[in-house]
RNA sequence: GGAGUCGUAGCUUAGUUGGAUAGAGCACUUGACUACGAAUCAAGAGGUCAUACGUUCGAAUCGUAUCGAUUCCGCCA
Numbered sequence: 001g002g003a004g005u006c007g008u009a010g011c012u013u014a015g016u017u018g019g020a021u022a023g024a025g026c027a028c029u030u031g032a033c034u035a036c037g038a039a040u041c042a043a044g045a046g047g048u049c050a051u052a053c054g055u056u057c058g059a060a061u062c063g064u065a066u067c068g069a070u071u072c073c074g075c076c077a
Base pairs, nucleotide, nucleotide: 001073002072003071004070005069006068007067010026011025012024013023019057028044029043030042031041032040050066051065052064053063054062
């Protein structure tokens, strides 16, 4: 340098034939329980869906560019 795959909550991720208010587990916070803690139960908070632009009535989903991660190929020494 060329090609592919990927980027969604603190972590792991679902959702990808365009249409629900973007969901789950763990972690976190509060309460109940307990002598205290753990466990359990109940509730809660946490997301510019990597960034920007575009297409569309409508984009996490499609297109382009950029950034980052990763794999393969190539080049130089």